The RNA shown here (small-subunit ribosomal RNA) has 1508 nucleotides and comes from a metagenome.
The sequence is in RNAcentral, with records from SILVA.

[in-house]
RNA sequence: AGAGUUUGAUCCUGGCUCAGAACGAACGCUGACGGCGUGGCUAAGACAUGCAAGUCGCACGAACUAGUGAACCUUCGGGAUUAAUAGUUAGUGGCGAAAGGGUGAGUAAUGUAUAGGCAACGUACCCCCGGACACUGGGAUAGCUGCGGGCUUCGGCCCUUUAGCGAAAGUGCAGGUAAUACCAGAUGAUGUCUCGAGAACGAAUGUUCAUGAGACCAAAGGUCCGCUGGUCUGGGAGCGGCCUAUAUCGUAUCAGCUUGUUGGUGAGGUAACGGCUUACCAAGGCAACGACGCGUACCGGGACUGAGAGGUUGACCCGGCACAUCGGGACUGAGACACUGCCCGGACCUCCACGGAGGGCUGCAGUAACGAAUAUUGCGCAAUGGACGGAAGUCUGACGCAGCGACGCCGUGUGUAGGAUUGAAGCCCCUCGGGGUGUAAACUACUGUUAGGGUUAAGGAAGAUCUGACCUAGCCCAAAGAAAGCACCGGCUAACUUCGUGCCAGCAGCCGCGGUAAUACGAAGGGUGCAAGCGUUGUUCGGAAUUACUGGGCUUAAAGCGCACGCAGGCGGAAAAGCAAGUGUCUUGUGAAAGCCCCCGGCUCAACCGGGGAAUUGCUCGGCAAACUACUUUUCUUGAGGCAGGCAGGGGUGCAUGGAACUCUAGGUGGAGCGGUGGAAUGCGUAGAUAUCUAGAGGAACGCCCGCGGAGAAAUCGGUGCACUGGGCCUGUUCUGACGCUGAGGUGCGAAAGCAUGGGUAGCGAACGGGAUUAGAUACCCCGGUAGUCCAUGCCGUAAACGAUGUCUACUAGGUCGUGGUGGUUCUAACGCCGGCACGGCCGAAGCAAAAGUGUUAAGUAGACCGCCUGGGGAGUACGGUCGCAAGGCUAAAACUCAAAGGAAUUGACGGGGGCUCACACAAGCGGUGGAGCAUGUGGCUUAAUUCGAAUCAACGCGAAGAACCUUAUCCUGGGUUUGACAUGCUUGGAUGCCCUCUGUGAAAGCAGAGUAAGCUGCCCUUCGGGGUGAAACUUGCACAGGUGCUGCAUGGCUGUCAUCAGCUCGUGUCGUGAGAUGUCGGGUUAAGUCCCUUAACGAGCGAAACCCUUAUCGUUAGUUGCCAGCGCGUUAUGGCGGGAACUCUAGCGAGACUGCCGGUGUUAAACCGGAGGAAGGCGGGGAUGACGUCAAGUCCUCAUGGCCUUUAUGCCCAGGGCUGCACACGUGCUACAAUGGGAUGGACAAUCCGAAGCAAUACCGCGAGGUGGAGCAAAUCGGUAAAACCAUUCCUCAGUUCGGAUUGUAGGCUGCAACUCGCCUACAUGAAGUUGGAAUCGCUAGUAAUCGGAGAUCAGCUAUGCUCCGGUGAAUAUGUUCCUGAGCCUUGUACACACCGCCCGUCAAGUCACGGAAGCCGGGAGCACCUGAAGUCGGGUAGCUAACCUUUUAUUAGGGAGCGCCUGCCUAUGGUGAAUCUGGUGACUGGGGCUAAGUCGUAACAAGGUA
Repeated sequence: AGAGUUUGAUCCUGGCUCAGAACGAACGCUGACGGCGUGGCUAAGACAUGCAAGUCGCACGAACUAGUGAACCUUCGGGAUUAAUAGUUAGUGGCGAAAGGGUGAGUAAUGUAUAGGCAACGUACCCCCGGACACUGGGAUAGCUGCGGGCUUCGGCCCUUUAGCGAAAGUGCAGGUAAUACCAGAUGAUGUCUCGAGAACGAAUGUUCAUGAGACCAAAGGUCCGCUGGUCUGGGAGCGGCCUAUAUCGUAUCAGCUUGUUGGUGAGGUAACGGCUUACCAAGGCAACGACGCGUACCGGGACUGAGAGGUUGACCCGGCACAUCGGGACUGAGACACUGCCCGGACCUCCACGGAGGGCUGCAGUAACGAAUAUUGCGCAAUGGACGGAAGUCUGACGCAGCGACGCCGUGUGUAGGAUUGAAGCCCCUCGGGGUGUAAACUACUGUUAGGGUUAAGGAAGAUCUGACCUAGCCCAAAGAAAGCACCGGCUAACUUCGUGCCAGCAGCCGCGGUAAUACGAAGGGUGCAAGCGUUGUUCGGAAUUACUGGGCUUAAAGCGCACGCAGGCGGAAAAGCAAGUGUCUUGUGAAAGCCCCCGGCUCAACCGGGGAAUUGCUCGGCAAACUACUUUUCUUGAGGCAGGCAGGGGUGCAUGGAACUCUAGGUGGAGCGGUGGAAUGCGUAGAUAUCUAGAGGAACGCCCGCGGAGAAAUCGGUGCACUGGGCCUGUUCUGACGCUGAGGUGCGAAAGCAUGGGUAGCGAACGGGAUUAGAUACCCCGGUAGUCCAUGCCGUAAACGAUGUCUACUAGGUCGUGGUGGUUCUAACGCCGGCACGGCCGAAGCAAAAGUGUUAAGUAGACCGCCUGGGGAGUACGGUCGCAAGGCUAAAACUCAAAGGAAUUGACGGGGGCUCACACAAGCGGUGGAGCAUGUGGCUUAAUUCGAAUCAACGCGAAGAACCUUAUCCUGGGUUUGACAUGCUUGGAUGCCCUCUGUGAAAGCAGAGUAAGCUGCCCUUCGGGGUGAAACUUGCACAGGUGCUGCAUGGCUGUCAUCAGCUCGUGUCGUGAGAUGUCGGGUUAAGUCCCUUAACGAGCGAAACCCUUAUCGUUAGUUGCCAGCGCGUUAUGGCGGGAACUCUAGCGAGACUGCCGGUGUUAAACCGGAGGAAGGCGGGGAUGACGUCAAGUCCUCAUGGCCUUUAUGCCCAGGGCUGCACACGUGCUACAAUGGGAUGGACAAUCCGAAGCAAUACCGCGAGGUGGAGCAAAUCGGUAAAACCAUUCCUCAGUUCGGAUUGUAGGCUGCAACUCGCCUACAUGAAGUUGGAAUCGCUAGUAAUCGGAGAUCAGCUAUGCUCCGGUGAAUAUGUUCCUGAGCCUUGUACACACCGCCCGUCAAGUCACGGAAGCCGGGAGCACCUGAAGUCGGGUAGCUAACCUUUUAUUAGGGAGCGCCUGCCUAUGGUGAAUCUGGUGACUGGGGCUAAGUCGUAACAAGGUA
């Protein structure tokens, strides 16, 4: 620091996702040790049990225990009593219990943070500094004793065994007692209050100091004599209380809130100010700088992240606040309205004898519950700290420690060294050669961290002694022994192979993998990363400049309000002076500690800890400065406005008026149609239309002028005249003096449609009716036609209200055109020329922009202010509010869902877009097909089987250049066979073998068997008897063979097609951010991207052309089998022969044609047109030759080949059948329909090509097919071989015929083992359809079409009318490109890129998900009104009760004061009733929405998308 993902590719916008860090975490797999931390985030839900706050006898009486001494008794053991003494302690009393510890429910301010204030306050203990004092009395009350019964010597004793009530908790009466408990009196100022008067200070109510008088208020003692405590009062420190300012979450779909409310006066209350409370008076107070309401939330130091600014967060530690089962209340006290105090009410729980009583873990442990999830009912007060005490000490779940958990951070280990002839085994891969795991292991040597065992005790202990819950340094021993996993390996992202699976199972953070060769699923081997952990999930920040302060945008991507006026607010021209709020600088205080950072130090290091520093960007006291901003004052004129003089204009409103057109009415003329369309029809018209003329009526709109011309803020404004009226521009030696800009709310204007009321209605014209079109046509077209359009008044308030561009100001090259003023120039004027202002356009520099583009009319450079945006869909929708008569407008979400949606440009493709050009593409012609019969191929049907493939052109006389068997294919039926019909290797056998003959069976294949030794049978040794080996062959078995089985969508090769179309590319350069462009475009020209010219291109390659073959002419060479002019011979005749080499011909080599020449046109070009010459003329004709690519085109059945399948069968052999089957449909052909013909007779002229299992002549036989026979010929020699159309003569005379030949019968021929299924040919006989072919469609531009015959391949034969060639005869038409088809180039549009056979919309139907409405039903929150009214404070009353003090008395008492009790008033918790309100859940039914490979109907959009 970035990366992936929208596209065919590109740039941009924009979202989604990933890599990082962190965590009080959880889950999965795994798990050696230690240190330091940390651990109920959920139910502030409920809690069993134990512990968490006591202490003081040096405050007090008393009781109890022990007890020495003394006296008494004694059974001398001792006993009882008592005063010291020691100890214990229930009670009175004091201090503490308000701290410590827990939790975060509430709380949006009575809180917290920071800075201040109190001139408005308090303060027990601990700490510090002062002053003064403690005199005299009094009455109680706990504790204690008694309460029943009996005895009594009245001292007491005994009994019941605890006494009344009660289950319990608890509770009564009487008597008497102490204090540092309580009360009264005295003393009393420097205290407080009142009154008086003075000084200083303060902004001030006042404060401070000194002072006069009056009033008021105190006390406690203890003790071991060291001390300590008490009272009053002043000050400090520390701690607290109150007040102020600033800061402190979301929501405006919460906009108004408030009656003790805001202020005042009096009173009360408090430690203290204060509506804190109350009575009265006034009517205020808060709020867009967000009051009030709702939701959420403890706050801070800090923590995490980040470069920072920020964002998120508030566990552990520290500070503050709040709370203690829920709600209310006070008491005590220095302090509480009190976690382990009190009273009352509610809920819940426990005990209960049912009458009552008790309880509060949000202390530490622990329990169940909840939950993804969070620990021991541990040890100790040794340390630190706290309470009490004089102290010893006691208490302390604070705290110190230990236990559990890899929850986190940090550290350590699981060994170290050596160890290979290229490397064990196992496993994996393999091209079978090898490679990987891998020095890894084994093996050898060594070491001893940690764990384990043992032993010592240092230190934590605080300067002497004592004190350790817990931790454990150090030392010794043994042994490599006890210690490695997890995730990942398609890209992002480091790391690859095999097998399995087969859109299944599964993976996935995003893109996406998986449909038979998966580096993406699962496993294995290997590898990568981290490591006692590794992954996953969740959350936060980052990346994200994706909320943009730092640091974004708004023409087209999301985004400028439709336009203006304008309150608040924000901002604001020039000069001077002052001030010092902002600002700058210096300074004061503060910003707790801890944390972060730096330095130093301590644990072996680190984590962790200690010390010091820095920082804490903030707030604050004071000083200085005065540039800038603000403020105050004084000026200025350039911003703004006024004034004067002119000017242009569809600016606005009202009234009046005009002509053209239209429709209607009346009349005239006229007489059959009019109208309308692509074509028609509906409609109108003989009751007289349309047309035409005259007259009249009506409403609406204003032609030409009219112009990217004018005006207006926009919407908008167009005949003419008048009236009223707004704004603008120009000019000026004029005035004011910043009066300005913008503008949230607000207000006004605001097209069309629509609404309301009343008019009006000619034309047009939603709805509607009719006619067409169509598969349908609720449309487009036509005929009608109502609202409406028009006017007046009032609503509505929206538009692609657009320049998709907010308003204002300044600055930044130009050129040109238009509109309206104007200055100068000329003596004047005109026409001009030169300037300057305002407005409206075009083109362009720089710059900007993703690009398109924009560019002084900015989208440039800056400033001011406002509005708006933050992925697509859901949705401008729901709910709520508000406006509206309604329609509806404004404001405006969420759930859910997708990984895109989008902008600009690029290359293609496409268009029922355009331009140019070409092609038998059309046109012009000639001949066909489509109709008939037949042949042939295909589909379909049939069948046991009708083998398979080919499917628009580019399948269909195609593979097949030959299906009777064979071919042939497991296509069918049947028979047979299993190492095989064929190949290779190993293996068994032994001379079995080959050849030959025969038998049985059989349809054959085959199977079974017999015979013959005639022939053949390798190599070595040999004594020639034979032996050994075992080649070839055979045989046994094993590897394997075999497959026309599947996949042409796994492939090679070959082929078709676009297309013989002219295209397809590259290098360098240039342009563009880039994809790409340029070149290859443009102007000519060509068959051609052929060539030329121009030119940011210059060159080059593959194609085109040429080179090649053939054909047309000539020359030369050669002369057999071909030829024969001249010379001879011979024949009826023939190059038959001699000979010739002239000609033809043959086949080699050459020549020739190149726009070379002439004229014209053209750019001095390329080239084109015409001409000459020439056999041939502009590519002379024909062929071969097929660029980059397209169609997943065709072929696994030519061949080759991956994978899969099969192996007594899907292999192999055989017989028979089928591929030929026939209601039908289509393609391609043949023959015809006739007289340009048919028949007959006679006659003439070719060129290819083929021939030995062959071509076959002459001759003979047969009507013929053919037969017999065989000359010649491996071919310029012989044969096939007759060419036919044609010519001549003749017959037929227009008919189903002397046309046509199908079909059928009979008789034959040929091939072949074999013509039944299923061959061809011949003869005779038969003689069908058919009389030129509908819609539609094919071929052809010259030796072509048409027509005529000939040959060949395949082949025994043939279905050939097919195919491929050969020659004979031999036309017509086109000098054009409107249209159809196809193609090329340029251009244009595009939402297409699998590329129009594309894309894509909506209803309906199905499934599913979330949401809204809804009669209602069920909760929750906060209030209001009324009723009720516990406890308690305050107040009132008081026939009850009462020690102190006072008065009084008969000393009993009585009265007063004060208190208690009771009654009561106000307030008030709770509870109840009622009407509203906010919010949630649920709800028959209902509404739209999202999503979902292959549903239905249409085709709305994208091309002019077929009606833009």
Model confidence (mean pLDDT): 82 of 100.